[in-house]
RNA sequence: GAGUGCAUAGUUCAGCGGGAGAACGCCACCUUGACACGGUGGAGGUCGUAGGUUCAAUCCCUACUGCACUCA
Numbered sequence: 001g002a003g004u005g006c007a008u009a010g011u012u013c014a015g016c017g018g019g020a021g022a023a024c025g026c027c028a029c030c031u032u033g034a035c036a037c038g039g040u041g042g043a044g045g046u047c048g049u050a051g052g053u054u055c056a057a058u059c060c061c062u063a064c065u066g067c068a069c070u071c072a
Stems, first nucleotide, its partner, number of pairs: 001071007010024004018055001026042005048064005
């Protein structure tokens, strides 16, 4: 330098055009003499950035940024 893949909650990830979610973690309550386990509820997201397509974009297209891999 070229190509491919990835970027979504604190962490690991799902979500292939119309409702942003799960597990773990965090907070409160219930339970216990107390802790742990368990149960119920809750908070937490500019979906990497900027444009484009579309009635509508996490999702499709382009560029950029970062990371990983392959080739040279």
About this RNA:
A computed fold for a 72-nucleotide RNA from a Kofleriaceae bacterium, annotated as transfer RNA. It matches the Rfam family "tRNA". From the family's description: Transfer RNA (tRNA) molecules are approximately 80 nucleotides in length. The RNAcentral record of the sequence draws on ENA.